[in-house]
Molecule: Glycine riboswitch aptamer
Organism: Blautia luti
Order: sequence, then structure tokens, then C1' cells
RNA sequence: UUCUCUGGAGACACCCGUUAGAUCGGGGGCCGAAGGUGCAAAUAACAUGGAUGAUCAUAUAACCGCCGACAAAUGGUUAUACGACCCGUGUCUUGAAUCUCUCAGGCAAAAGGACAGAGGA
Repeated sequence: UUCUCUGGAGACACCCGUUAGAUCGGGGGCCGAAGGUGCAAAUAACAUGGAUGAUCAUAUAACCGCCGACAAAUGGUUAUACGACCCGUGUCUUGAAUCUCUCAGGCAAAAGGACAGAGGA
């Protein structure tokens, strides 16, 4: 996932259509547990704001170190800038239910029925 068996809720005693009828047609009311719609956290992307350093990448500048013509050496410190990491905001992507909507379905019984239990494939 599927098959078999078992359990399995809710909601009209409404109006009209010559009318017995809940069954057909129309109107009104109602239910949520087939199916379907919607979304919270979270999440990808983009935009934007903030914070901040003993962190990381890059760039620039200064300084220190290194190399010294058979060319050789090419590491570090500091500062600044921009970005990453971090924290928000907005748009948008994905995004569950027995929640939500009530499109579909349903409101006697039967059928159907989310879900649960047992057995089989």
C1' cells in the first nucleotide's frame, strides 16, 4: 500500500410542487469523519536593517621579516573597506491535523465513512 472481518460519529418531525413518501424537482436550514481548499512552527531564495570580534575570506595602505644577479625570496603585524559567520524585518517557496472552509459529500435504513483492532498478501 492493498484485501477480508469487526467496531465506527455528526446534522431537518422545514416549505412548495394535485401527492403515500426522508427517496423525484425547486426553496430554506443544518453536519464534517470519503475526497478536496486554507495555514502555525520550521525552511530555501531574494531584498533590507543591525550588531560585533583573540574568528574567517578578499582588497588597499603602512611597517617588520625574507631574497640579492647563475637571479632569488615571497612569511608576518597593524589599520581601513567589503563580505561570511550572528540577530532582526519584508516578500516569496515548501509546509501537518480529528484545526479551517463547506467546493464535493452527507442529514430514516442500506450503502459510504476518517480512525481503531485482528488476520492475510